Predicted 3D model of a 91-nucleotide RNA (c-di-GMP-I-GGC riboswitch aptamer) from a Chloroflexota bacterium. The sequence was found by an Rfam model in a public genome assembly. NCBI's taxonomy places the organism under Bacteria, Bacillati, Chloroflexota. It matches the Rfam family "c-di-GMP-I-GGC riboswitch aptamer". Gene Ontology term of the family: cyclic-di-GMP binding. Its mean pLDDT, the model's own confidence on a scale to 100, is 84.

RNA sequence: CACCGAAAAGGCAAACCCACCGAAAGGUUGGGGGCGCAAAGCCUCGGGUCUAAGGCUUCUCAAGGGAGCUAGGAUGGCUGGGCUGCCGAAG
Numbered sequence: 001c002a003c004c005g006a007a008a009a010g011g012c013a014a015a016c017c018c019a020c021c022g023a024a025a026g027g028u029u030g031g032g033g034g035c036g037c038a039a040a041g042c043c044u045c046g047g048g049u050c051u052a053a054g055g056c057u058u059c060u061c062a063a064g065g066g067a068g069c070u071a072g073g074a075u076g077g078c079u080g081g082g083c084u085g086c087c088g089a090a091g
Base pairs, nucleotide, nucleotide: 003091004088005087011037012036016032017031018030019029020027021026035077041083042082043081045080046079047078048075049074050073051072054070055069056068057067058066059065060064
C1' cells in the first nucleotide's frame, strides 16, 4: 500500500407521520422514527426497474375515457462501473 472487515470512535438513515415541490415516479427541508448499510459518500457511462404532464399511434359515431410506444424524468438504499474516504484485529 492492496485485499479483508474483528474491535473502537463516529457516520448515514428504510418504512411511516406532518409541511413543501412535482402530472407522476419521486425529491427537498425540518422534526419524530430506525429497516438496515463498510462506502447507504459522490457520479446516470452500461443494464434493470419505476413514471408518462408532453409527443406519436390506436379503440370508441363523437365527446369523455381507455390502451400501446416514446423523448424526457426518477431510482446511487437494484446492479455493473468510475472517483474519494474513517479505523486497523486475525489472515